Predicted 3D model of a 74-nucleotide RNA (transfer RNA) from a Promethearchaeota archaeon. The prediction has a mean pLDDT of 80. Rfam family: tRNA. Gene Ontology term of the family: triplet codon-amino acid adaptor activity. The source organism's lineage runs through Archaea, Promethearchaeati and Promethearchaeota.
RNA sequence: GCGCUCAUGGUCUAGAGGUAGGAUUUUGGGUUUCCAACCCAAAUACCCGGGUUCGAAUCCCGGUGGGCGCACCA
Numbered sequence: 001g002c003g004c005u006c007a008u009g010g011u012c013u014a015g016a017g018g019u020a021g022g023a024u025u026u027u028g029g030g031u032u033u034c035c036a037a038c039c040c041a042a043a044u045a046c047c048c049g050g051g052u053u054c055g056a057a058u059c060c061c062g063g064u065g066g067g068c069g070c071a072c073c074a
Stems, first nucleotide, its partner, number of pairs: 001070007010024004018054001025043006047063005
């Protein structure tokens, strides 16, 4: 340099057009003599810019960052 691929709460991850779900975490409450465990409720996320669309996390283009492969290496 070229190609492929990935990017979602603090962490891990699902979702591939209809406005984001689960686990964990945190906070409050319940239960318990207390703690742990368990139960209920709440809080927190789509890497950036542009395009298409009534509507984009999702599709397209570009960028940034990570991973893999290839090429170059006087």